[in-house]
């Protein structure tokens, strides 16, 4: 330089296909059990989905750029 492929909750992902109330596991937080801990079993908290801009009545999800990150290729040594 040229192409791909990711980016959502503290951590791993899922939802993009067909725009139409953002979920799942662990983890967290209360209670219950237990002398106390783990397990367990109920109950809750947490996000506006990598920034910006557009398009739409409505965008994680379509369109544009811009940045991280990671792969394949070329280049040069």
């Nucleotide at each position: 330089c040229g192409g791909g492929g990711c980016g959502u909750a503290g951590c791993g992902c899922a939802g993009u296909u067909u725009g139409g109330u953002a979920g799942c596991g662990c983890a967290c937080u209360u209670g219950g059990u237990u002398u106390g801990g783990g397990a367990c079993c109920a109950a809750g908290g947490g996000g506006u989905c990598g920034g910006g801009g557009g398009u739409u009545c409505g965008a994680a999800u379509c369109c544009c750029u811009c940045c991280g990150c990671u792969c394949c290729g070329a280049c040069c040594a």
Source information: Transfer RNA from Candidatus Syntrophonatronum acetioxidans, 77 nucleotides, folded computationally. Its mean pLDDT, the model's own confidence on a scale to 100, is 82. Rfam family: tRNA. The organism belongs to Candidatus Syntrophonatronum, within Bacteria.